Predicted 3D model of a 147-nucleotide part of an RNA (small-subunit ribosomal RNA, 3' minor domain) from an uncultured organism. Its Rfam family is "Bacterial small subunit ribosomal RNA". Rfam links the family to the GO terms structural constituent of ribosome and ribosome.
[in-house]
Context: one part of a larger RNA
């Protein structure tokens, strides 16, 4: 490089981080039930039993053992729930990105002044009512200042 200016947003490509999420894989605790080794305890103990009692004796008796039941529970199982972690079909904007598409919102009165806030509409910018600002140009007129 001064309108042949500057500039929105959809659309499409290419990259990057983010989000949501049916699934699904772990960790990790929790509720219920089912199951339940040993070991300790309890209740038994008709089979065992050298030491302690009686008893010459056989044999009896306390007391112990095995065995049996059992309370308590480790591990394990159903089944449901919380907490974390990863992955993950699909999804949603977002950043970036000389020379794509579509129109042209916005900067002049920007060609319907703009911009707020609300409602409803649109392929995008946005488009229409309502209300509200002036950070609106142009004409009028009032006030006040100056000459």
């Nucleotide at each position: 490089c001064a309108c042949c200016g500057c500039c929105c947003g959809u659309c499409a490509c290419a990259c990057c981080a983010c989000g949501a999420a049916a699934g699904u894989u772990g960790g990790u605790u929790c509720u219920a039930c089912c199951c339940g080794a040993a070991a300790u305890g309890g209740c038994u103990g008709g089979g065992c039993u050298a030491a302690c009692c009686c008893g010459c004796a056989a044999g009896g008796g306390a007391g112990g053992c095995a065995g049996g039941c059992u309370c308590c529970u480790a591990a394990g199982g159903u089944a449901g729930g919380g907490c974390u972690a990863g992955u993950a079909a699909u999804u949603g904007g977002g950043g970036u990105g000389a020379a794509g598409u579509c129109g042209u919102a916005a900067c002049a009165a920007g060609g319907u002044a703009g911009c707020c806030g609300u409602a409803g509409g649109g392929g995008a910018a946005c488009c229409u009512g309502c209300g509200g600002c002036u950070g609106g140009a142009u004409c009028a007129c009032c006030u006040c200042c100056u000459u």